RNAcentral holds the full RNA, with entries from ENA. A computed fold for a 708-nucleotide part of an RNA from a Candidatus Aenigmatarchaeota archaeon, annotated as large-subunit ribosomal RNA, domain II. Taxonomically the source falls in Candidatus Aenigmatarchaeota (Archaea, Nanobdellati).
[in-house]
Context: one part of a larger RNA
RNA sequence: AGCGGGGAGUUUGUUUCUGUGGCGAGCAUAAGUGCUUACGGCACGUAUGCAAAGCGAAAGCGAAAAGUGCGUAGCGCAAGCAUGGCACGGGGUCUGAAAGGGCCUAAAGUCACAGGGACAAGACCAGAAAGCACUUGAUCUAACCCCAAUCAGGAUGAAGCGUAGCGAAAGCUGCGUGGAGGUCCGAACUAGUAUUGAGCUGCAAAUCAUUUAGAUGAGUUGGGGUUAGGGGUGAAAAGCCAAACGAACGUGCUGAUAGCUGGUUCCUUCCGAAAUGUGCCUUAGUACAGCUCUGCCUGAGAUAGUUAGUAGGGUAAAGCACUGAUUGGGGAGUCAAGGGAAGAAAUUCCCAGCUUCCCUGUCAAACUAAUAAUCUAUUAACGUCUUAGAAGGCAGGAGUGAGAAUGCCGGGGUAAGCUCGGUAUUCGAAAAGGGAACAACCUUGCCUGAGGUUAAGGUCCCCAAUGCUUGACUAAUUCAUAAAGUUUGUUUCGAUCCCAAUACAGGAGGGGCGUAGGCUUAGAAGUCGCCAUCGCAUAAUCAACGUGUAAUAACGGACCUCUCUAGGGUCGAAGCGGCGAAAAUGGACGGGAGUAAGUCAAGAACCGAUACCUCAGAUUGCGAAAGCAAUAGUGUAGGAAGGCAUUCUGCUUGGGCAGAAGCAUCUGCGUGAGCAGGUGUGGACCGGGCAGAAUAGAAAAUCCCGCU
Numbered sequence: 001a002g003c004g005g006g007g008a009g010u011u012u013g014u015u016u017c018u019g020u021g022g023c024g025a026g027c028a029u030a031a032g033u034g035c036u037u038a039c040g041g042c043a044c045g046u047a048u049g050c051a052a053a054g055c056g057a058a059a060g061c062g063a064a065a066a067g068u069g070c071g072u073a074g075c076g077c078a079a080g081c082a083u084g085g086c087a088c089g090g091g092g093u094c095u096g097a098a099a100g101g102g103c104c105u106a107a108a109g110u111c112a113c114a115g116g117g118a119c120a121a122g123a124c125c126a127g128a129a130a131g132c133a134c135u136u137g138a139u140c141u142a143a144c145c146c147c148a149a150u151c152a153g154g155a156u157g158a159a160g161c162g163u164a165g166c167g168a169a170a171g172c173u174g175c176g177u178g179g180a181g182g183u184c185c186g187a188a189c190u191a192g193u194a195u196u197g198a199g200c201u202g203c204a205a206a207u208c209a210u211u212u213a214g215a216u217g218a219g220u221u222g223g224g225g226u227u228a229g230g231g232g233u234g235a236a237a238a239g240c241c242a243a244a245c246g247a248a249c250g251u252g253c254u255g256a257u258a259g260c261u262g263g264u265u266c267c268u269u270c271c272g273a274a275a276u277g278u279g280c281c282u283u284a285g286u287a288c289a290g291c292u293c294u295g296c297c298u299g300a301g302a303u304a305g306u307u308a309g310u311a312g313g314g315u316a317a318a319g320c321a322c323u324g325a326u327u328g329g330g331g332a333g334u335c336a337a338g339g340g341a342a343g344a345a346a347u348u349c350c351c352a353g354c355u356u357c358c359c360u361g362u363c364a365a366a367c368u369a370a371u372a373a374u375c376u377a378u379u380a381a382c383g384u385c386u387u388a389g390a391a392g393g394c395a396g397g398a399g400u401g402a403g404a405a406u407g408c409c410g411g412g413g414u415a416a417g418c419u420c421g422g423u424a425u426u427c428g429a430a431a432a433g434g435g436a437a438c439a440a441c442c443u444u445g446c447c448u449g450a451g452g453u454u455a456a457g458g459u460c461c462c463c464a465a466u467g468c469u470u471g472a473c474u475a476a477u478u479c480a481u482a483a484a485g486u487u488u489g490u491u492u493c494g495a496u497c498c499c500a501a502u503a504c505a506g507g508a509g510g511g512g513c514g515u516a517g518g519c520u521u522a523g524a525a526g527u528c529g530c531c532a533u534c535g536c537a538u539a540a541u542c543a544a545c546g547u548g549u550a551a552u553a554a555c556g557g558a559c560c561u562c563u564c565u566a567g568g569g570u571c572g573a574a575g576c577g578g579c580g581a582a583a584a585u586g587g588a589c590g591g592g593a594g595u596a597a598g599u600c601a602a603g604a605a606c607c608g609a610u611a612c613c614u615c616a617g618a619u620u621g622c623g624a625a626a627g628c629a630a631u632a633g634u635g636u637a638g639g640a641a642g643g644c645a646u647u648c649u650g651c652u653u654g655g656g657c658a659g660a661a662g663c664a665u666c667u668g669c670g671u672g673a674g675c676a677g678g679u680g681u682g683g684a685c686c687g688g689g690c691a692g693a694a695u696a697g698a699a700a701a702u703c704c705c706g707c708u
Base pairs, nucleotide, nucleotide: 001708002707003706004705005704006703011121012120013119014118015117016116017115018114019113020112021111022110023109026050027049028048032044033043034042035041036040054061055060067088068087069086070085074081075080090105091104092103093102094101095100124263125262126261127260131253132252133251134250136248142227143226144225145224146223147222148221149220150219151217153185154184155183156181160177161176162175163174164173165172166171189214190213191212194210195209197208198207229245231241232240233239266643267642268641269640270639271638276289277288278287279286280285290400291399292397293396294395295394296393297392301385302384303383305382306381307380308379309378310377311376312375318368319367323364324363325362328359329358330357331356332355333354334353338351339350340349341348342347403427404426405425406424407423408422409421410420411419412418432443433442434441447617448616449615450614451613452612453611457607458606459605460592461591462590466604468603469602470601471600472599473598479594485579486578487577489576490575491574492573493572494571495570496569497568498567506563507562508561509560510559512536513535514534517531518530519529542557545556546555547554619632620629621628622627644697646694647693648692649691650690651689652688653687654686655685662681663680664679665678666677667676668675669674
């Protein structure tokens, strides 16, 4: 890993609801006893339980007028009557001075069986880390005790002693001798430093190699013994206590508990959610409400849509009358302190400041004089749903209470596939078509089969359908990723100016004189700077717009003439383009390719879905059926209903050695779970029907066991 087998809502008690049945103002027996047959019955047993009366804390008191009306089914020719139902009224009791209020009240229960739920139990199954009790462990290891064993060789040379010398002495010194030491080097032995070497399904659940530390000591080792689990032992690392110790191992309590995780086994049909609110040591949960399913009661209306009317509002936009912010100008007033001026000073004037008025320019979630569209409520009409049962109500069963994206409206944030709200849609729980692929976008809500028509989106090839028609634009492969900004790319529009008395651009020529204006300056001649900026001759010509020189010079410009020739200049707006434009393997419009097969504006045709239409069938709802239906069909959690299969039991009815079950394979039927048949194998049991009872269905649990 595969296959086979096993594998999870059970049982008991109490209680509640639903269904069926018995009896019924009552119902039922329990333990037990007796009888009988065989393991089932029959009879007795009235203790006791529930119901028949409630209210009140209690003492205690103690319920009907079936009176009146409406009205469903039903009945009736009709008027109408009217069971169930509803309303009013009445009654009991408690409270209260009373008014009023609370609970109850016009008779249905009880027992059994079956099923849904609740509670208690292991309570659907598997899963802790732990807790407690009682044992077993010191053959590993820690410490200690007893008896033993053991340490090659070499080096160093303490005290003491001897001797010699010196000294007044104490004593000192030299040379010997001596052989101390948790002394030194280094085997055995013990350890385990480094290579962060080898090995790392190993030789090995700690080894191998080299290297290294101690090696007469707090040394090492053998045998025997002591200390035991909140305890020991510890030269202390929470180390060690039998290969896993921040509390050993084994067994028991024990199926500990788990708001957490995983798993939970056949089919079909009908309906179908939630991810919200409030409370909670609560936010992984839970209770109640909301949304959901089933059953019942009742009995006629309901209101998602459209239009119109009426009522409400203060948002968007807008505005500045209010509240506040805010640009510039002007008028008036005030002016203690500040700045400036005049004056000898008193003081005056100007500025700044403050207040106010007018004009002007601009803002606001917590501003609004005025004010939409949507919206809300209500009325009417239409539409839609509804006796095949509306609105409303009662009872029982749930799940959910982590939501998400997109559009629009907001709060927070630089921003986010961010976060917190509102609203609609979708996904969740929705298949199909389109979007290259792609929960949420667009189209569209799916029974089965067949044929047709469309939607979104498309129609050169991949790829079904136009290389369709008309008119424009784009040259960037823009299309087929982006902003502020920028653009003499190109197209279109508007305004204005110049122009055959010749514009714009280009070419040729002129561009002077007083004068080098005055001042300044070393110099200043158009051209450092300051002041002024005239006059004359002219077609025109600046007391000069630049380059340049030390200053001159020189070169352009303005301006004028000639030549040339027909449009030219400026401003603004729009369309499509360009730039702005950087990411890591080579590379993407889905690809090929395309100058349209791109973009804009029109039009025609076609393709294209499970949508729509037609036909046939099945199901659903209603109905006794025939049949009817203004026409139902996705579905997670979840609810309800009907079935299939397995094993056993009872009754009944069948098959089988002329071949049962099982296995293999083929065929047919059924929406499906499944069923039936043929052939082979096999070699002795096995079905159908009606009931009943369940250890009753596996693909999953890092499931368990076995085999390969």